[in-house]
Context: one part of a larger RNA
């Protein structure tokens, strides 16, 4: 030195575990903000660096409920206190809530600097202190008020509103790619997708037929089907309906106008316009108007339909409460294990307890409960509302609209025979004997009334709350983050972004002695175990040793 064997060191795999994640289910909730949010800075403890909590009333204040013996958070220490005259703790409602931040008196390099006015306090007086006000824009009301007489602009004030955040989700709109596919590529596709942006709501959007269709249906939305069908398409790649049928849900309404009443303005003095109230809202046309009849029941209601509420009762929710039944022996450090003998069960879900507990503890089944706040349903008070028939003379029924030319876009539909819808531009109607549609267009026939508006549910999603589930993970996994993680660290910045869990049942965390300067070690002691001694369960391999056998 090599090969073995034994025992160690280092090292962290593996096994076991789980406080953390992941995916869902059911219910709830779906907003906060100038009454100053979200998010922070700085402070507050006897001692206090951090986290958590709180705000100069600062580890807390008031009140109403719950609860019932300990308490002064994580946090184990000392001190000093509180508490059956009910503390700590849990829940409801309030008070306080520095400074920054939309940040809003002005400024500013966020958490800082610095004004004015009003009131009060202090001072001999300045100074100072406390409280409040003081930004912009929009709407509305009022006052004031130029050039310029009236007026208007402007100025000032009162009242109301807006801003900012977020849930990296869902919605509606605006704008809008490319890679890619077409085996190249230009129409096409990817795709109205991603991105950017405006505006929301708890949902949004759509919505009560100028529909669809074929003699019928009857608002919208969503699902299944129709159907990869009919179609579109360098008829390539690809794109791709609708009616109908079956379900979920179900709800319908209000204006403009004609006409009437009142008022105002203008002047050409009998008209026009405007405001308010009544009236009225549709297609087998309806309404106004004229005439007639019935009339006090009936209906509706806080989401639309007009609109403001007050109370009662019940349920749910935001704290809680009651809640059955076991002992002995054996093993062991420890019994819940084993043995024997019992018991409860509307409870044998689950968790904990020194190993594996229906009967030890917390729970569980089943019951019970709210002063105060919130939500929902029902109900009373209350509030609101005329209906029908006949007539067909007159009036009304949404105009730069419909529609047409040209050019685009959307429709499954790429200009096509291209209807339908929307926009730009140029033209530009009719008025119920009216108008639109039925996929060019025309006729017949049928269906429907545009150019105003509102509308719950069924549908989409999950930052969040409660309860629960898993042929999901188990610390290189599962969130980036089981641990003081969006931290440390990196970057001028936008941004990037870790590693890191486990003593033991209980600290009982090794008093005391010895060696040593210490670290560390040897005894002793604790413990079931110390090769469980603080990065401490298990403790593989690489790697490094000690001893020993054989070989050289």
């Nucleotide at each position: 030195g090599g090969c073995g064997c034994a025992c160690g060191g280092u090292g962290a795999a593996u096994g076991c575990c789980u406080u953390g994640g992941c995916a869902c289910u059911a219910g709830g909730a779906g907003c906060c903000g100038a009454u100053g949010a979200a998010g922070g800075a700085c402070g507050g403890g006897a001692c206090u660096a951090a986290c958590a909590c709180c705000g100069a009333u600062a580890u807390g204040c008031u009140u109403c409920g719950g609860g019932g013996a300990g308490c002064u958070g994580u946090a184990a220490g000392u001190a000093a206190g509180c508490u059956u005259u009910g503390a700590u703790c849990c829940g409801g409602a309030g008070a306080u809530u520095u400074c920054c931040g939309a940040a809003u008196g002005g400024g500013g390099g966020a958490a800082c600097c610095u004004g004015a006015c009003u009131a009060u306090c202090c001072u001999g007086a300045u100074c100072g202190a406390u409280a409040g006000u003081u930004g912009g824009c929009c709407g509305u009301c009022a006052g004031u008020g130029a050039a310029u007489u009236c007026a208007u602009a402007g100025c000032u004030g009162g009242c109301g509103g807006c801003a900012g955040g977020c849930a990296g989700a869902c919605g509606c709109g605006a704008u809008g790619a490319a890679c890619u596919g077409a085996a190249a590529c230009a129409u096409c596709u990817c795709a109205g997708u991603a991105g950017u942006u405006g505006c929301a709501g708890g949902a949004a959007g759509a919505g009560a037929a100028a529909g669809a269709a074929a003699c019928u249906c009857g608002a919208u939305u969503c699902c299944c089907u129709g159907a990869g069908u009919a179609g579109c398409g360098g008829c390539g790649a690809g794109c791709g309906a609708a009616a109908g049928g079956g379900g979920a849900a179900g709800a319908g309404c209000c204006c403009a106008a004609a006409c009437c009443a009142g008022g105002a303005u203008g002047c050409u003095u009998g008209c026009a316009u405007c405001c308010u109230g009544g009236g009225g809202u549709u297609g087998u046309a309806g309404g106004a108007c004229u005439g007639a009849a019935c009339a006090u029941u009936g209906g509706a209601g806080u989401u639309a339909c007009c609109a403001a509420g007050c109370g009662g009762c019940g349920g749910c929710u935001u704290a809680g409460c009651c809640g059955a039944a076991u002992g002995a022996c054996c093993u062991g450090g420890g019994a819940a294990g084993g043995u024997c003998a019992g018991c409860c069960a509307g409870a044998g879900c689950g968790g904990g307890u020194g190993a594996g507990a229906g009967c030890c503890c917390c729970u569980u089944a089943g019951g019970c409960c709210a002063a105060a706040g919130g939500c929902c349903a029902c109900u009373g008070c209350c509030u609101c509302c005329g209906u029908u028939c006949a007539g067909g003379a007159u009036c009304c029924u949404g105009a730069g609209u419909a529609c047409g030319g040209c050019c685009a876009g959307a429709c499954a539909c790429g200009u096509g025979a291209a209807a339908u819808c929307u926009g730009g531009u140029c033209g530009g109607a009719a008025u119920c004997u009216g108008g639109g549609a039925g996929g060019a267009c025309c006729a017949u026939c049928u269906c429907c009334c545009a150019a105003g508006g509102c509308u719950a549910a069924a549908u989409a999603c999950u930052c969040c709350c409660u309860a629960g589930u898993g042929a999901c993970c188990g610390a290189u996994a599962g969130u980036g983050a089981a641990c003081c993680a969006g931290u440390a660290c990196c970057g001028u910045g936008a941004g990037g972004g870790a590693a890191a869990g486990g003593u033991g049942a209980a600290a009982a965390g090794c008093a005391c002695c010895c060696c040593g300067g210490a670290a560390g070690g040897g005894g002793a002691g604790u413990g079931a175990a110390a090769u469980a001694g603080u990065u401490c369960c298990u403790g593989a391999a690489a790697c490094c040793g000690u001893g020993u056998g054989c070989c050289u």